[in-house]
Large-subunit ribosomal RNA, domain II from Candidatus Brachythrix odensensis, 675 nucleotides, folded computationally. Rfam family: Bacterial large subunit ribosomal RNA. The coordinates come from a structure-prediction model, not an experiment, and the mean pLDDT is 85.
Context: one part of a larger RNA
RNA sequence: GUCGGCGACUUACCGUUUGUCGCAAGGUUAAGGCAGUUACAGCCGGAGCCGUAGGGAAACCGAGUCUGAUAAGGGCGACAACAGUGGCAGGCGGUAGACCCGAAACGAGGUGAGCUACCCAUGACCAGAGUGAAGCGAGAGUAACAUCUCGUGGAGGCUCGAACCCAUUAGUGCUGCAAAACUAUGGGAUGAGUUGUGGGUAGAGGUGAUAUGCCAAUCGAACUUCGAGAUAGCUGGUUCUCCCCGAAAUAACUUUAGGGUUAGCCUCGAUUGUUUAGUGACAGAGGUAAAGCACUGAAUGGGCUAGGGGGCGUAAGCCUACCAAACCCAAUCAAACUCUGAAUGCUGUCACUCCAAGAUCGGGAGUCGGGCUACGAGUUAUGAGAUCCGUGGCCGAGAGGGUAACAACCCAGACCGACAUCUAAGGUCCUCAAGUGUGUGCUAAGUGGGAAACGAUGUGAAAUUGUUCAGACAGCGAGGAGGUUGGCUUAGAAGCAGCCAUCCUUUAAACAGUGCGUAAUAGCUGAUUCGUCGAACGAUUUUGCGCGGAAAAAUUCAACGGGGCUAAGCACGCCACCGAAGAUACGGAAUCGAGAGAUUAGUAGGGGAGCGUUCCAGGAACAGCGAAGCCAUACCGCAAGGAGUGGUGGAGUGACUGGAAGUGAGAAUGCCGAC
Numbered sequence: 001g002u003c004g005g006c007g008a009c010u011u012a013c014c015g016u017u018u019g020u021c022g023c024a025a026g027g028u029u030a031a032g033g034c035a036g037u038u039a040c041a042g043c044c045g046g047a048g049c050c051g052u053a054g055g056g057a058a059a060c061c062g063a064g065u066c067u068g069a070u071a072a073g074g075g076c077g078a079c080a081a082c083a084g085u086g087g088c089a090g091g092c093g094g095u096a097g098a099c100c101c102g103a104a105a106c107g108a109g110g111u112g113a114g115c116u117a118c119c120c121a122u123g124a125c126c127a128g129a130g131u132g133a134a135g136c137g138a139g140a141g142u143a144a145c146a147u148c149u150c151g152u153g154g155a156g157g158c159u160c161g162a163a164c165c166c167a168u169u170a171g172u173g174c175u176g177c178a179a180a181a182c183u184a185u186g187g188g189a190u191g192a193g194u195u196g197u198g199g200g201u202a203g204a205g206g207u208g209a210u211a212u213g214c215c216a217a218u219c220g221a222a223c224u225u226c227g228a229g230a231u232a233g234c235u236g237g238u239u240c241u242c243c244c245c246g247a248a249a250u251a252a253c254u255u256u257a258g259g260g261u262u263a264g265c266c267u268c269g270a271u272u273g274u275u276u277a278g279u280g281a282c283a284g285a286g287g288u289a290a291a292g293c294a295c296u297g298a299a300u301g302g303g304c305u306a307g308g309g310g311g312c313g314u315a316a317g318c319c320u321a322c323c324a325a326a327c328c329c330a331a332u333c334a335a336a337c338u339c340u341g342a343a344u345g346c347u348g349u350c351a352c353u354c355c356a357a358g359a360u361c362g363g364g365a366g367u368c369g370g371g372c373u374a375c376g377a378g379u380u381a382u383g384a385g386a387u388c389c390g391u392g393g394c395c396g397a398g399a400g401g402g403u404a405a406c407a408a409c410c411c412a413g414a415c416c417g418a419c420a421u422c423u424a425a426g427g428u429c430c431u432c433a434a435g436u437g438u439g440u441g442c443u444a445a446g447u448g449g450g451a452a453a454c455g456a457u458g459u460g461a462a463a464u465u466g467u468u469c470a471g472a473c474a475g476c477g478a479g480g481a482g483g484u485u486g487g488c489u490u491a492g493a494a495g496c497a498g499c500c501a502u503c504c505u506u507u508a509a510a511c512a513g514u515g516c517g518u519a520a521u522a523g524c525u526g527a528u529u530c531g532u533c534g535a536a537c538g539a540u541u542u543u544g545c546g547c548g549g550a551a552a553a554a555u556u557c558a559a560c561g562g563g564g565c566u567a568a569g570c571a572c573g574c575c576a577c578c579g580a581a582g583a584u585a586c587g588g589a590a591u592c593g594a595g596a597g598a599u600u601a602g603u604a605g606g607g608g609a610g611c612g613u614u615c616c617a618g619g620a621a622c623a624g625c626g627a628a629g630c631c632a633u634a635c636c637g638c639a640a641g642g643a644g645u646g647g648u649g650g651a652g653u654g655a656c657u658g659g660a661a662g663u664g665a666g667a668a669u670g671c672c673g674a675c
Base pairs, nucleotide, nucleotide: 001675002674003673004672005671006670011096012095013094014093015092016091017090018089019088020087021086022085023084026050027049028048032044033043034042054061055060064076065075066074067073099237100236102234106227107226108225109224110223111222117201118200119199120198121197122196123195124194125193126191128160129159130158131156135152136151137150138149139148140147164188165187166186169184170183171182172181203219205215206214207213212221240610241609242608243607244606245605250263251262252261253260254259264367265366266364267363268362269361270360271359272358275357277353278352279351280350281349282348283347284346290340291338292337296334297333298332300330301329302328303327305324307323308322309320310319311318312317370395371394372393373392374391375390376389378387379386400411401410402409415588416587417586420584421583422582426578427577428576429563430562431561435575437574438573439572440571441570442569448565454548455547458545459544460543461542462541463540464539465538466537467536475532476531477530478529479528481505482504483503486500487499488498511526515524516523589600590599591598592597611664613661614660615659616658617657618656621653622652629648630647631646632645633644635642636641
């Protein structure tokens, strides 16, 4: 891992409710007893319990009673009708282990020091080599010591290094040789050394050169048995079928926030009988959106003008491109501003549509982690696949078609069947079902098929306004002068540093000069004019589609699903077709309904109807002329399942009607077995 078997809502009592049966103003026995008996059933037993009357705290009174001073008022009752009670079964609750498995822990009694820690008693062991303390001797030396030299000597938690003990580093091993080893290397090796045997200390404890170490592969408190099925608001699991309905992820409270209680939302029953919903009309309350500036505030420009600042002045006073209240004009802003003010929504009345719903009482729940999306707000950074509210939708609990893929987006709500028809969204060149359809335009960027501010003689459309055969625009040829180097300034200033002025003349035209340039001149150029040429040329605004901006992310051509496309791209029309579990038609099933007909997606959950297993009672029947079981099989039933026939097997089976449960497995890192 697979297969097989086992494996989870039970039982007792009490309560409540539903169904059903008995009796009924009553119902019912408990302990116990009687006779018989295998069991058990029958008969007694009325103690007690529930009901038939309530009110009051109670005494107590009683169809009334309590309060009260009260014949008042008020509260709770009664009012001629009212139903209870016992058994059985189902649902649910309570008390019990209470659906099953699962802690870490806590307590009590025991068992452990044959491992290990420390201690006690008694034994054992430590090759070899090195160093050479004290002391002692001799000699030298001293006034005497001291001191020195040479010997002798053999000390030491001394040195090197086997046994022995340990375990530093690296490698191997890591389903090992081994639940801690092996190889190499390393530390101690006369000591606080190592070791044998016997003994001691015990868990609220011991022992400990403290590592929270060790106390039998177990130690922040050993092991074992019991309390014990501890407790687990937590995790996991919870076994046959079909049918009807079908949620919630909210509020309040909670030592509460991943748990509860009540309400909300679901279901079942009883009652009610349009009360519900939609639309219309009418009647209302309201201060949002918008708007506005009348209030409260904010805020810009101007005027006017208190006050202030600054300047001048002895002062009076004057000035002020300064600040500025009030007031006036113009133009603004506001969730906590409103002179105004919708649409929706909400409430009520009536009518219509319609059979879809609503309400009350009672039984049973589940839900209290929600999510995305559109719109209206807050928070944040007008960030978030963020967060917190509101109103819808969808997912949740929803399959099908579309979107390449994709819970939520678009279309659309799957009872079953079929090789029928029509459509939705979306599509119709190929992949791939259906148009290489049609009309008019646009795009040249593979834009389409990602991205802004901003930039640009891209190109289409529209509008406004100019120049032009009396010759425009562009190009080319020629001119572009004189007073004058205008005046001032300046070292210089001559069109061209700067300031002022900007005239006159000759002209077809020519600036007291547009730019470059010079130290200043010079030089080039422009405005302007003529000629040449011969027909269109400018400016501005709005708008469609494109261009640049722009291309740095993690395997990849990889930003059309792909091929590929100049339409098979974009805009606006038109005609066809394809396209779903939608609609229609046909056949069938179930539920509801008098019928016509309608309905039948579904998690948690409520309700209904069944199948099968084991045993029991009643009871047909079958079986060595072959039971159960097993194998095969084209039959029946919506299903759980049930037959028939053949084979195998070799001894029991069992329709039907009821009853009782150790009653259905695929999951629990389930348990046991086999392989």